[in-house]
Molecule: transfer RNA
Organism: Elusimicrobiota bacterium
C1' cells in the first nucleotide's frame, strides 16, 4: 500500500424484505422475608463509530473516513 470481517445501552450481543430500536446481565424503585440472599413487578439508561448521499422513510442501501482484528505484499 491492497483485500476481508467487526463497530447497536455500563458489559455480552440480537435486530428477517428499508417503516416498533430490543434481549440477557448489571443499575434504580416497589413488593414478598425479622434481615441478607433470592424471586416477582416496574423504571431509567442509546447522536446504532463519524460525515455525506439515495429514499416519503435508513441500524439496514451507496460513497468517504476513523478504530480494532485478520490475510496478501
Nucleotide at each position: 500500500g491492497g483485500g476481508g470481517c467487526u463497530g447497536u445501552a455500563g458489559c455480552u450481543c440480537a435486530g428477517c424484505u428499508g417503516g416498533g430500536a430490543g434481549a440477557g446481565c448489571g443499575c434504580g424503585u416497589g413488593c414478598a422475608u425479622g434481615g441478607c440472599a433470592u424471586g416477582c413487578a416496574u423504571g431509567a439508561g442509546g447522536u446504532c463509530g463519524u460525515c455525506g448521499g439515495u429514499u416519503c422513510g435508513a441500524u439496514c442501501c451507496c460513497g468517504a473516513u476513523c478504530a480494532g482484528c485478520u490475510c496478501c505484499a